[in-house]
RNA sequence: CACUUAUCAAGAAAGGCAGAGGGACAUGGCCCGAUGAAGCCUUAGCAACCUCCCUGGAUUAAUACUCCGGGAACUGGUGCUAACUCCAUCUCCGCGCAAGCGGGGGUAGAUAAGUC
Numbered sequence: 001c002a003c004u005u006a007u008c009a010a011g012a013a014a015g016g017c018a019g020a021g022g023g024a025c026a027u028g029g030c031c032c033g034a035u036g037a038a039g040c041c042u043u044a045g046c047a048a049c050c051u052c053c054c055u056g057g058a059u060u061a062a063u064a065c066u067c068c069g070g071g072a073a074c075u076g077g078u079g080c081u082a083a084c085u086c087c088a089u090c091u092c093c094g095c096g097c098a099a100g101c102g103g104g105g106g107u108a109g110a111u112a113a114g115u116c
Stems, first nucleotide, its partner, number of pairs: 002115007013043005021032003026089004044081003049077002053071006085108001090105006
């Protein structure tokens, strides 16, 4: 990098260095930013994907393995800590005279676990 599966409406920030951008890409919006952006570091926190721990069910000869769940947050691996993945974009449906509004799906992306 590619593929598979799951999730994406909730949650959680202070300090130091730094010095002008940032919110993935493109376009359009709308925001954040010298009361300090990106990036790096430290500390703290959130969450529960994997691990660890407790537990119900299925399967089984079986306390193995495998599958479907629930709990917990002690250990470890990631991730995350403005705004729904900030919003729209392609498509379908409903409402509306219209502007537009609401909903489903798709594409793309992010994260985790796994495969070659």